[in-house]
Predicted 3D model of RNase P RNA and transfer RNA as a complex of 460 nucleotides.
RNA sequence: GAAGCUGACUAAACAGUCGCUGCCUGACUUAUCUAUUGUUAAUCAGCAUCGAAAAUUCAGGGAGAGGAAAGUCCGGGCUCCAUAGGGUGCGGUACCAGGUAACACCUGGGUGGUGAAAGCCAACGACUAGUGCAACAGAAAAAAUACCGCCGAUAACCGAUUAAAAAACCGGUUAGGUAAGGGUGAAAUGGUGCGGUAAGAGCGCACCACACAGCUGGUAACAGUGAGUGGUAUGGUAAACUCUACCCGGAGAAAGGCCAAAUAGGAGCUCGUUAAGCGCGACCCGCGCAGAGCUCGGGUAGGCUGCUUGAGCCAAUAAGUAAUUACUGGCCUAGAUGAAUGACUGUUCACGACAGAACCCGGCUUAUCGGUCAGCUUCUUUA
RNA sequence: GCACUCGUAGCUCAAUUGGAUAGAGCAUUGCCCUCCGGAGGCAAAGGUUACAGGUUCAAAUCCUGUCGGGCGCACCA
Numbered sequence: 001g002a003a004g005c006u007g008a009c010u011a012a013a014c015a016g017u018c019g020c021u022g023c024c025u026g027a028c029u030u031a032u033c034u035a036u037u038g039u040u041a042a043u044c045a046g047c048a049u050c051g052a053a054a055a056u057u058c059a060g061g062g063a064g065a066g067g068a069a070a071g072u073c074c075g076g077g078c079u080c081c082a083u084a085g086g087g088u089g090c091g092g093u094a095c096c097a098g099g100u101a102a103c104a105c106c107u108g109g110g111u112g113g114u115g116a117a118a119g120c121c122a123a124c125g126a127c128u129a130g131u132g133c134a135a136c137a138g139a140a141a142a143a144a145u146a147c148c149g150c151c152g153a154u155a156a157c158c159g160a161u162u163a164a165a166a167a168a169c170c171g172g173u174u175a176g177g178u179a180a181g182g183g184u185g186a187a188a189u190g191g192u193g194c195g196g197u198a199a200g201a202g203c204g205c206a207c208c209a210c211a212c213a214g215c216u217g218g219u220a221a222c223a224g225u226g227a228g229u230g231g232u233a234u235g236g237u238a239a240a241c242u243c244u245a246c247c248c249g250g251a252g253a254a255a256g257g258c259c260a261a262a263u264a265g266g267a268g269c270u271c272g273u274u275a276a277g278c279g280c281g282a283c284c285c286g287c288g289c290a291g292a293g294c295u296c297g298g299g300u301a302g303g304c305u306g307c308u309u310g311a312g313c314c315a316a317u318a319a320g321u322a323a324u325u326a327c328u329g330g331c332c333u334a335g336a337u338g339a340a341u342g343a344c345u346g347u348u349c350a351c352g353a354c355a356g357a358a359c360c361c362g363g364c365u366u367a368u369c370g371g372u373c374a375g376c377u378u379c380u381u382u383a
Numbered sequence: 384g385c386a387c388u389c390g391u392a393g394c395u396c397a398a399u400u401g402g403a404u405a406g407a408g409c410a411u412u413g414c415c416c417u418c419c420g421g422a423g424g425c426a427a428a429g430g431u432u433a434c435a436g437g438u439u440c441a442a443a444u445c446c447u448g449u450c451g452g453g454c455g456c457a458c459c460a
Base pairs, nucleotide, nucleotide: 001379002378003377004376005375006374007373008372009371010370012348013347014346015345016344017343018342020064021063023061024060025059026058027057029055032052033051037048038047039046066354070365071364073363074362075361076360077359078252079251080250081249085285086284087283088282091247092246093245094244095109096108097107098106099105110124111122112121113120114119125243126242130241131240132237133236147182148181149178150177151176154175155174156173157172158171159170190208191207192206193205194204195203209232210230211229212228214225215224216223217222256305257304258303259302266296267295268294269293270292271291277289278288279287298459299458300457312331313330314329315328317326318325319324349352384456385455387453388452389451390450393409394408395407396406402440411427412426413425414424415423433449434448435447436446437445
C1' cells in the first nucleotide's frame, strides 16, 4: 500500500427570523375558598378588607424522536380478573457452564460445518419405548430377500467313458449355495489386505473405523488412551406422531381508577338460579356470584388520572477470561391525544440513507447513504 | 394502540399423511360451423403457488423472516 474480518461511536455543521407542545418564573383580570380582621349584643347571611388561587392572555427562561422509535417475534414490570388454586390438554424451550428481574437473549467453553487466515454459521436431546412414511425405479426400502452374475463342493438325474455294469473322474441340468461384481435409487446392511472356499462371506486374522465398558484430564458438555469386550448387532426421517427433561393461569393502557353528560333505565328469544349459566379467554375439579348470551331499538362519545425517576444514564474503583455485579460520586434527558418536535434565509462541506415516540423496560429480527476510531488476518513493496 | 386472519392463471376455486408434468369453470386467442353474429365443437396460450431462506431424497403443503390485503375493538342501559 491492497484485500478482508471483528468491535465501538456517529447519523451534515453554524448563525438569524417566525412558529408548535409541555415545564418553570412573573404580571393583568376574575370564578372559587378552609380561613384573618372589621361591621353586629351574639349567630347565620351579606358587604368591606387581608390572603390563597384553577383557567385565559401577555412577557421572560429552559427542554423537545431513534439506532432502529419499525415488525409485534420473545421475556419481564404494571393493572384487572380468587393475594392465581389442583389436574389434563394445548403451547414453548432443548450441547455444557455462567450471567440476568426474566428470556428463545448475552458471555465463555464443547462438537459439527465453512474459509488460505483473522473469523463466521448451527432448531445441536432421543429413531437399540412404540407407531408411521419413503412416489417412480429396483430382486429387495428395514422384514429380510435374489433380477443379471458367480458356484454347483453336497444330493438327485441325464450324457459321455466301457464288451457290459458299478464306483471315481469329465460335461450338463435341477435342488441348492452365495452376497464378491453388475444394474436401480436420494438412500442398499462397515473399509483395505491376507488367508480360506465349489464359489463366496467377519468365516478367520492384521490394521483402520464403530459401539459399549474401563482409565486419565475437565464443574460439565466433551477430549485423550487402546493393554478390555463385541464381529458390526444399532440405515434415513422427530421443521412426522411421539418419548425424555424443564417452563408456562388469562387479558392487555381501547388494561384499570375517578368525574361529568344522556335515556324508551327498553322489547323479543335462548340458557341458568337443581350437575349444565357467568367470573374462567381449551376441558374437569374447586372457589365465588345470580344472572348471562344473541337480535332489534335508544342514548353518550367530553374531561382528569394511569404518564414518565427508571431492573435509568455517565464516570472512577474493585471482583471476574467475559457477559455482568458491588460500591462511590455526578446528572434529570419528550410526554402529545387530531396528536407538537417544523418552516424560511444566509454561509460551508464529503451534498445528507433508513426512517417519527403513544404505558414502560431487556432482547431478537428486519431497513439503512456514508464517516471516524481501535484490534486482528493474508499478500506485496521498502528499510 | 391491541388482537386475529388470508395470499394458487385476468376472475372464482381445487390439489388425499409432503410424492413429482400444479388442475377445473368463466374470461382470452386461433380454427370449424353460419349469409352474419350468438350458442356449440376442436385446439392453444396463460403460474417464480406473494417474496427470501431453511428442513427433507422430494415443499403450494412443514419451519423461520419479510411484503401486501382484510376483519374486529369504547361507555350507559
It holds a member of the Rfam family "Bacterial RNase P class A". Rfam classes the family as a ribozyme. Model confidence (mean pLDDT): 77 of 100.